[in-house]
RNA sequence: UUUGGAGAGUCUGAUCCUGGCUCAGAGUGAACGCUGGCGGCGUGCCUAACACAUGCAAGUCGAGCGAAUCUGCCCAGAACAUCGGUAGAUUAGCGGCAAACGGGUGAGUAAUACACGGAAAACUUUCCCUUAACAUGAAGAUAACCUCGGGAAACUGAGGCUAAUAUUCAAUAAUCUGUUUGAAGUGUAAUUCUUUGAACAGUAAAGUCCAGCCAUUUAGUUGUAUAAAAAAAAAUAAUUAUACGACAAAACGGCUGGAUAGUUAAGGAUAGGUCCGUGGCCUAUCAGGUAGUUGGCAGGGUAAAAGCCUACCAAGCCUAUGACGGGUAGCCGAGCUGAGAGGCUGACCGGCCACAGGGGCACUGAGACACGGGCUCCACUCCUACGGGAGGCAGCAGUGGGGAAUAUUGGGCAAUGGGCGAAAGCCUGACCCAGCGACGCCGCGUGAGGGAUGAAGGUCUUCGGAUUGUAAACCUCUUUUGUUAGGGAUGAAGUCCAGCCCUUUCUUUCUAUGAAUAUUGCUUUUUGUUUAUAAAUAGAUUGGAAUGGCUGGAUUGACAGUACCUAACGAAUAAGCCACGGCCAACUACGUGCCAGCAGCCGCGGUAAUACGUAGGUGGCAAGCGUUACUCGGAAUUACUGGGUGUAAAACGUAGGUAGGUGGUUUGAUAAAUACAUUGUGAAAUACUCGGGCUUAACUCGGGUGCUGCAUUGUAAACUGUCAAACUAGAGUUAGGUCGAGGUGAACGGAAUUCUCGGUGUAGCGGUGAAAUGCGUAGAUAUCGGGAGGAACACCAGUGGCGAAAGCGGUUCACCAGGCCUAUACAGACACUGAGCUACGAAAGCGUGGGGAGCAAACAGGAUUAGAUACCCUGGUAGUCCACGCUGUAAACUAUGCGAACUAGAUGCUCGAUCCGAUUUUUUUAGAUCGGAAUGGGUGUCGUAGUUAACGCGUUAAGUUCGCUACCUGGGAAGUACGGCCGCAAGGUUGAAACUCAAAGGAAUUGACGGGGGCUCGCACAAGCAGUGGAGCAUGUGGUUUAAUUCGACGCAACGCGAAGAACCUUACCUGGGUUUGAACUGUAAGUAGUAGGACCCUGAAAGGGGAACGAUCCUAUCGCAAGAUAGGAAGCUUACAGAGGUGCUGCAUGGUUGUCGUCAGCUCGUGCCGUGAGGUGUAUGGUUAAGUCCCACAACGAGCGCAACCCUUGCCCUAUGUUGCAAUCCUCGCAAGAGGAGCACUCUUAGGGGACUGCCUGGGUUAACCAGGAGGAAGGGGGGGAUGACGUCAAAUCAUCAUGGCCUUUAUGUCCAGGGCCACACACGUGCUACAAUGGCUACUACAGAGGGAAGCAAACUCGCAAGAGCAAGCAAAUCCCAGAAAAGUAGCCUCAGUUCAGAUCGUGGUCUGCAACUCGACCACGUGAAGUCGGAAUUGCUAGUAAUCGCAGAUCAGCAGGCUGCGGUGAAUACGUUCUCGAGCCUUGUACACACCGCCCGUCACGCCAUGGGAGCCGGAGAUAUUUGAAUCUCGAUGUUUUGUCGAGAGAAACUAUGUCUGGUGACUGGGGCGAAGUCGUAACAAGGUAGGCGUACGGGAACGUGCGCCUGGAUCACCUCCUU
Repeated sequence: UUUGGAGAGUCUGAUCCUGGCUCAGAGUGAACGCUGGCGGCGUGCCUAACACAUGCAAGUCGAGCGAAUCUGCCCAGAACAUCGGUAGAUUAGCGGCAAACGGGUGAGUAAUACACGGAAAACUUUCCCUUAACAUGAAGAUAACCUCGGGAAACUGAGGCUAAUAUUCAAUAAUCUGUUUGAAGUGUAAUUCUUUGAACAGUAAAGUCCAGCCAUUUAGUUGUAUAAAAAAAAAUAAUUAUACGACAAAACGGCUGGAUAGUUAAGGAUAGGUCCGUGGCCUAUCAGGUAGUUGGCAGGGUAAAAGCCUACCAAGCCUAUGACGGGUAGCCGAGCUGAGAGGCUGACCGGCCACAGGGGCACUGAGACACGGGCUCCACUCCUACGGGAGGCAGCAGUGGGGAAUAUUGGGCAAUGGGCGAAAGCCUGACCCAGCGACGCCGCGUGAGGGAUGAAGGUCUUCGGAUUGUAAACCUCUUUUGUUAGGGAUGAAGUCCAGCCCUUUCUUUCUAUGAAUAUUGCUUUUUGUUUAUAAAUAGAUUGGAAUGGCUGGAUUGACAGUACCUAACGAAUAAGCCACGGCCAACUACGUGCCAGCAGCCGCGGUAAUACGUAGGUGGCAAGCGUUACUCGGAAUUACUGGGUGUAAAACGUAGGUAGGUGGUUUGAUAAAUACAUUGUGAAAUACUCGGGCUUAACUCGGGUGCUGCAUUGUAAACUGUCAAACUAGAGUUAGGUCGAGGUGAACGGAAUUCUCGGUGUAGCGGUGAAAUGCGUAGAUAUCGGGAGGAACACCAGUGGCGAAAGCGGUUCACCAGGCCUAUACAGACACUGAGCUACGAAAGCGUGGGGAGCAAACAGGAUUAGAUACCCUGGUAGUCCACGCUGUAAACUAUGCGAACUAGAUGCUCGAUCCGAUUUUUUUAGAUCGGAAUGGGUGUCGUAGUUAACGCGUUAAGUUCGCUACCUGGGAAGUACGGCCGCAAGGUUGAAACUCAAAGGAAUUGACGGGGGCUCGCACAAGCAGUGGAGCAUGUGGUUUAAUUCGACGCAACGCGAAGAACCUUACCUGGGUUUGAACUGUAAGUAGUAGGACCCUGAAAGGGGAACGAUCCUAUCGCAAGAUAGGAAGCUUACAGAGGUGCUGCAUGGUUGUCGUCAGCUCGUGCCGUGAGGUGUAUGGUUAAGUCCCACAACGAGCGCAACCCUUGCCCUAUGUUGCAAUCCUCGCAAGAGGAGCACUCUUAGGGGACUGCCUGGGUUAACCAGGAGGAAGGGGGGGAUGACGUCAAAUCAUCAUGGCCUUUAUGUCCAGGGCCACACACGUGCUACAAUGGCUACUACAGAGGGAAGCAAACUCGCAAGAGCAAGCAAAUCCCAGAAAAGUAGCCUCAGUUCAGAUCGUGGUCUGCAACUCGACCACGUGAAGUCGGAAUUGCUAGUAAUCGCAGAUCAGCAGGCUGCGGUGAAUACGUUCUCGAGCCUUGUACACACCGCCCGUCACGCCAUGGGAGCCGGAGAUAUUUGAAUCUCGAUGUUUUGUCGAGAGAAACUAUGUCUGGUGACUGGGGCGAAGUCGUAACAAGGUAGGCGUACGGGAACGUGCGCCUGGAUCACCUCCUU
């Protein structure tokens, strides 16, 4: 120090769990993208240990030596030269020291490495320090240099000279080395070691410099004097010589002092060498390795131990606690991360190691087998005169190359440090600085205050506004930074010169104290005391010095005129990057339209994208921000801390047992482990902490702590271990019983199948869903009898028994083994587990030999089928059986390892045994049976606590604990490939990777579905009636056609549907002709009295175009008596602009409306309860209903939307009303029909009431709900009919009813007009009409409705016409008039079974009506014509009562057009046993791999594309190994000749060739499977009973999924039975 721990997204319709993937954090020697103001401190080839141009990186010493050259000075005179001297410098050489440090790199190395701790009785150490001693005397060479040569060069040969601190010899010497030899002591496994002796032999050296003094000598200079020679001569000067003086450098020698260097030895320090223990990577698909290997003896060798080396002897040594081999890697202090434990890393800084182009080797030296030394081989590069030579940046810069990627060919030795030197100093790419790079960390700045009109601009907008935003502008202020100018440090300590001093040090001497050791004596003898020597310490002191001190002076800075300070100027010079769907802080618009693109995971994008791109806005960080790569974290996702294995991945098929792990009770000893304490170490830096210094921080300095470790010593003794001694509760042995399909072998038995022989007997048998193949008149099947042979053992038989498991079943015998119970004795932890190992191990399969009845893979045939390599059938071979071998696997399952202990019970079965009671037998001290109590072993079910993700488990644990083993770590690839082992084979066992996916999986939930189950409804089937499907026609649709045949609707739930009515119009379509602010709407601006309007005329198919008589209106103001005038406006028109218009697209952007399941009985909520949760309960059971209707019961209690009821209509009654209705009765008129008046009883009208409620009775039912029957009643159990449609489903229908977002169009996709089309016609389908006839048709006559409609209307009556209809015309806006004749029915007649007196299509002619118009294209009438059709294949529709069927009537639409639609009444049936089946629906339950929900999901072959990978004839490499041959440098040994060392031989030796073999990489024709890939082919194997239940193992077969045989499993539905449990 000790304070430290967060999660999220993603599998599902939803849930919990398991489990992977992904994200948020921190970090980096980084790189890339965009951007970039400053400073400080750090940091910068991670790749090719690739190759390197150029420069520099290790020299220094003249105070070791001899030379040469140059310069200054002296001689020296005016100058120069020469000689000499002297001082300094330079150059190379001899010599010394250094070059073994410093600097670089990480290739190799898994241990000759590193880290930590130890060891030496087995070592070295230049320079440095201390101590002791020494330093004497000689000698011969050699380089440089000179001369002569060789060579292109590098370099080198011969001869000659010379010096030393170079070299050699001699002397001297021991505390040195060696040999020999004593004594004492300690001690080891041992050589040894300690102390102390003796003898012999051997071994050293170097000088130089400084200062002072002394002596000697003298160059040289110079003075005076004299002399000489030369010149043609003279004179003079110079020169030379001699003598006497003067000055005098210097040298030699000696003495003294000092410094430094040298030699020997001992000690120290420093630096190294060696050995040991412990520790830290992967791989067993590397299991055996080793021959100097392991040890010994002798020798060699080294600084030193040692097989380090050699010879001989022995045969050892290492290894499952992982040897040997392979792969990878420098190790550590430490760094990053983490709560920690851990994990990853080994840049910078520091320690160690290794290496220096690739190898080998030695030399020198204290130190090297040497980065900037040598020899040699190899590779490469360069020079060359071709003969030969040279080189090594993994030093600092730099270059090329590689790469995503990493800097200047800089300054300086000022500082620190190093080498040499006495020193000055020289050298130093170490180092200190600067440069480049946002590479990192840290700090600063890019302004501060005020400022609302909330400016402009941008963006969005609901058009109001919002936002950018106090942001800006603007005002005031400041000046870090910046620019300019001025000032200006620290880093400097030293060094040199001069002077002075003696505090320091050294030196001389003295004094005091005195460890230790030795010796002597004494004593009280583990000791004390005395004596001697004496390190060291302290103090004093002499003379002197520097190396010491003081004073003064001079001088040293690359950085750098830098840091810092001051002044002036002036907001002036300074903001970006990423993100905004969720995780994850932050949203809108436009563009795009599964495109372009995004993406860490989930995932966005197919016309309204908060996910792409852009913009605005917002969020985050900020001189940076993002991305990529990598590490740790999250990840408890390898789990020591801290996970699991019934079903999710995972208990070996079972047992025996080795190593190992673990181990009962008591006592003693010990102290390995353990605990505590001690000492040493754990380098520094880093970390933490307290302080200090840079303005702060980063950074840095100092102190402390820590470094969890290792070792030493001691103490403790409970626990573990070890040793010893005991015990009996574990385990075992013994005795007596008992149990069983336990095993092996042998013998025997009956039933059945088949075959065979014989008899009886006759036409079939057999087989199936149905058939056929097959057998049978040559006599089958059937039946009786005889015989043969093989296999299996009915009943008993049971969640009964035994066994380790596999497994075991007739009876008897023999042999073998085991469990359990009871009780005595023995023995004394002997135990548990168990890697390897060993044994056993179903079925199938294999080998050899038998056997072979039945069954039966393969195979054959018959069926089925689209096919049927299957399911079904008929046959049938291996095999099934036996013996002996092999194989070694199964769903070998309780999907649950073995052993031990503990923790509620209830109830069965089974094997023992004790006690009690009862019964019974007779072989009576006994046995049997039954019952009860308590009890041991085994085996079931339920269940508490607990546990589990849940399901479940639950004393037979999946609970609570202990011991040991095995196994798991996402899915696929794959239990595959390669390799090993096993096997006769089949194959088994061990067992990966590349690649690919974001899931795969478990349990449970809600739905949906099932060729699952149960219950129940419905004209769903059945029972019936009438049809459709066949004909003709009508109508709709498809298709086809067309200029157009406008559009929509498509299973039910489109198709006589939108359309309640297309000749024009409608109309949306086509052709042609017009038009463009438009046919219709609103606004703005301008213009407009002969304006708007416009008869009439011309043209044209029309629309339109042209002309044009005539010709206005209203409002306000002013003027005018007024008429009226003027001005402005309205309206209209013209022009221009906004904008209109669109049946154009999207019903998958929408509203609204509608269909459908379905008038089915369901759908939910609140609170409570249950469940971790999704959810459940309520809403389940039993009954009942048309109904989730009601009752009962119930952890539920209540409630809502639906059901029902309330509404309309109809059926009965009452009351009221009384015209246009009714009209019994009465009156009047009339011959009558009838009319009028009273009247409102009846019918009826339309208002209001009543009535029906299981109310009453009987029975049933739970004394319920309710059901059955009955009474009464017009009506009876919802009286009939209608309206009414829950939550929701189908992206159902509709943008062409309407509305509407978005898109598109704007002289057209708008609009106007004429004509055409929607009516076409080979064909197909739907819906209808009319028929096919006698239950009918025709003719004539006669009856009875309801509900509607009527003014641009319904129209009577009358007349005319065969008729459609026409003419005329009364009445009626309607209980009054009209449409309006109802029809079927009834009565009478004719027709008589035929393509007809049926049927009426089609066609011709002539008409009527509507309408501008009837050709395309209306309806109707009359006459004529008279088609198909004789009851309809497969299939299919409607209907349960006033219904079906049949008959007509009316209405809407409408000028006209109805076979359609809607409504109305008339006549008026049949049948329903019932719910097995078809279809649909509801509830409960079950299975599920489905949830887009079975129109689901999904498997395999084949075909195509892409990807990685296995095999592969081979081919090309790499690394080891072995053998042969050759063998460089070098080393060793030997021989030989010589003394400058040479030559020869042998051995070792890098490397190479060849051969063999091992491991490994790349490539490879062809080939195998695998993975991935919106819409390929064939089938349909699996999921539901998946339509043959599925699966495991094995064998055979097949296009494929797969099929079949044998054995096994339930992880199979359904039904039945058995058994068990609860009550």
This is a predicted structure of a 1623-nucleotide RNA (small-subunit ribosomal RNA) from a marine sediment metagenome.
The RNAcentral record of the sequence draws on MGnify.
Its Rfam family is "Bacterial small subunit ribosomal RNA".
Model confidence (mean pLDDT): 82 of 100.